This is a predicted structure of an 84-nucleotide RNA (c-di-GMP-I riboswitch aptamer) from Ureibacillus chungkukjangi. Its mean pLDDT, the model's own confidence on a scale to 100, is 87. It was read from a public genome assembly, where an Rfam model found it.
RNA sequence: UUACGAUAAAGGCAAACCUAUUGAAAGGUAGGGACGCAAAGCUACAGACCUAAGACGUUUUGUUAUGGUGGCUGGGUUGCCGAA
Numbered sequence: 001u002u003a004c005g006a007u008a009a010a011g012g013c014a015a016a017c018c019u020a021u022u023g024a025a026a027g028g029u030a031g032g033g034a035c036g037c038a039a040a041g042c043u044a045c046a047g048a049c050c051u052a053a054g055a056c057g058u059u060u061u062g063u064u065a066u067g068g069u070g071g072c073u074g075g076g077u078u079g080c081c082g083a084a
Stems, first nucleotide, its partner, number of pairs: 004082002012037002017032006035071001041077003045074003048069003054064003
């Protein structure tokens, strides 16, 4: 240094839910709150999933992303510590 991840140390983030706000919705943002996380830091390139404003249609409903999810997976990239 890389790989790796401990009954180590210092810390970090923050699910559900509640309140406010934003959005057509999915969801996002802020505060509270902790289920958990060795990248649960960043990134929408790939897959998967969510929504359907608008558009189209076989028009009581269906299809579709240009919207979204990084705490769905993979990839890229940056970082704390140092037992085995």